[in-house]
Context: one part of a larger RNA
RNA sequence: CGUAGAUACUUGAAAGGUCUCUUUUCUAGUACGAGAGGACCGAAAAGAACAAACCUCUGGUGUACCAGUUGUCAUGCCAAUGGCAUCGCUGGGUAGCUAUGUUUGGACGAGAUAAGCGCUGAAAGCAUAUAAGCGCGAAACUCGCCUUAAGAUUAGGUAUCAUAGAUUCCAGAGAGAUGAUCUGGUUGAUAGGGUGUAGGUGUAAGCGCCGCAAGGCGUUGAGCCGAGCACUACUAAUAAAUCAUCUGAGU
Numbered sequence: 001c002g003u004a005g006a007u008a009c010u011u012g013a014a015a016g017g018u019c020u021c022u023u024u025u026c027u028a029g030u031a032c033g034a035g036a037g038g039a040c041c042g043a044a045a046a047g048a049a050c051a052a053a054c055c056u057c058u059g060g061u062g063u064a065c066c067a068g069u070u071g072u073c074a075u076g077c078c079a080a081u082g083g084c085a086u087c088g089c090u091g092g093g094u095a096g097c098u099a100u101g102u103u104u105g106g107a108c109g110a111g112a113u114a115a116g117c118g119c120u121g122a123a124a125g126c127a128u129a130u131a132a133g134c135g136c137g138a139a140a141c142u143c144g145c146c147u148u149a150a151g152a153u154u155a156g157g158u159a160u161c162a163u164a165g166a167u168u169c170c171a172g173a174g175a176g177a178u179g180a181u182c183u184g185g186u187u188g189a190u191a192g193g194g195u196g197u198a199g200g201u202g203u204a205a206g207c208g209c210c211g212c213a214a215g216g217c218g219u220u221g222a223g224c225c226g227a228g229c230a231c232u233a234c235u236a237a238u239a240a241a242u243c244a245u246c247u248g249a250g251u
Base pairs, nucleotide, nucleotide: 001151005161006160007159008158009157010156014148015147016146017145020048021047022046023045024044025043026042032037050105051104052103053102054101058099059098060097061096065092066091067090068089069088070085071084072083073082074081075080109143110142111141116136117135118134119133165243166242167241168240169185170184171183172182173181190236191235192234193232194231195230196229197228199225200224201223206219207218208217209216210215
C1' cells in the first nucleotide's frame, strides 16, 4: 500500500516439522534340527539418544533478601549502625531464568506402490503373474499427527456493529533493543504505596536476670525481608487531540 468501513472468530491453497533405535520377557527351549543350536508370526515391558513444554520435585543462579564474620574508617565514646576491601569473605535463599530435574512425543490406521510373491489367462489347443483383467507387498511416496498459513492479488467465510472503530498520550508487563504485542486508563486494581499472607533467614534492638569477664538465659520462632498471592483508590494512569465512519461504484 492492497484486500471498497470495522471488531471478533474461523476455512485451509500452500509450506515446514515429526518419522529413530536397542534390550528383556511371554509365545517357546515350541516349529526346525541327529545334535549343537534355535526361530517366523503375535503380545508385553524397560530403556537410549533426540525433540517440545514446564519449574511440582532434585539442583544451579539469584551483585537492592536474611544471618555470621575479618581488617580498617566514620557516626564524640559504650552499645548500635553505615562505608570500603572480588557481592570483602562465609552459610543459606523467594520470584524469574534454567538442566543434570519433571512431563509429554515418534502411536494407530488408510491409499497407491518398489523389489518381490501371486490369481485368472491367451497370443502359441501346452505352458506362462501379462498381452486384456484382478490381488498381496516397505522405515521410502500421498494422507493421517503437530505448527505456520487469505499478499491464496483467485486477497476467502461466519457473526455482530456501523455517530462504528483506531491512534496519539499516560500507568505498566504474561511483552520487549526500538517499533511491535499484551494488560489497563477513575464506570479503574495498570504500576507504586499500605494491610494481610506464602516463602526466606533463623531467635533483632532495647530492657531484665545470671556471670569477675568472655558470654549465657528470658522477653522471642523473634526481628528483618526484592520480584509471589490476596485485599485496599492513599499516589500516579488528568485533561485533550488526531485519523476514520451509509454506500452511489460511478465520473
Annotation: This is a predicted structure of a 251-nucleotide part of an RNA (large-subunit ribosomal RNA, domain VI) from a Patescibacteria group bacterium. Taxonomically the source falls in Bacteria candidate phyla (Bacteria). The full RNA is in RNAcentral, with records from ENA. The prediction has a mean pLDDT of 85.